Predicted 3D model of a 119-nucleotide RNA (SAM riboswitch aptamer (S box leader)) from Ornithinimicrobium murale.
NCBI's taxonomy places the organism under Bacteria, Bacillati, Actinomycetota, Ornithinimicrobiaceae, Ornithinimicrobium.

[in-house]
């Protein structure tokens, strides 16, 4: 790296340097000279890894596995917009020249991101 598992409508920004891009990709819609990306410093959010408590289950036992709650030192992560929206399929609705076309909502998937496992 492939692969597997979990989560993704919650939450959380200031200063310095820098100087035109950025929101993964495509389309759309946005953010940006009242300062984008990036780098540095500080702050914060969250609670994946971690620890503890409660109550279940499995096991002869050691121990392990869900569920609920709490903590935050360390390892990550994150701090515009739902993962900004859509992308593929289904259900429902409308139009139709019966080939198909269109808008919204919901459900599932794909892709992506992050963590953990894995090597």
């Nucleotide at each position: 790296a492939a692969u597997c598992c979990a989560u993704c409508a919650c939450g959380a920004c200031c200063g310095g340097c820098a100087g035109a891009g950025g929101g993964a990709c495509a389309g759309g819609c946005c953010c940006g000279a009242u300062g984008a990306a990036g780098c540095c410093g500080g702050g914060g959010c969250a609670g994946c890894c971690u620890u503890c408590c409660g109550g279940g289950g499995a096991g002869c036992a050691a121990u392990c596995c869900g569920c609920g709650g709490a903590a935050a030192a360390g390892g990550u992560g994150c701090c515009a917009c739902a993962u900004c929206c859509u992308g593929c399929g289904g259900u429902u609705c409308c139009c139709c020249u019966c080939g198909g076309g269109g808008a919204g909502a919901c459900c599932g998937g794909a892709a992506g991101a992050u963590g953990g496992a894995g090597c």
Its mean pLDDT, the model's own confidence on a scale to 100, is 84. The sequence was found by an Rfam model in a public genome assembly.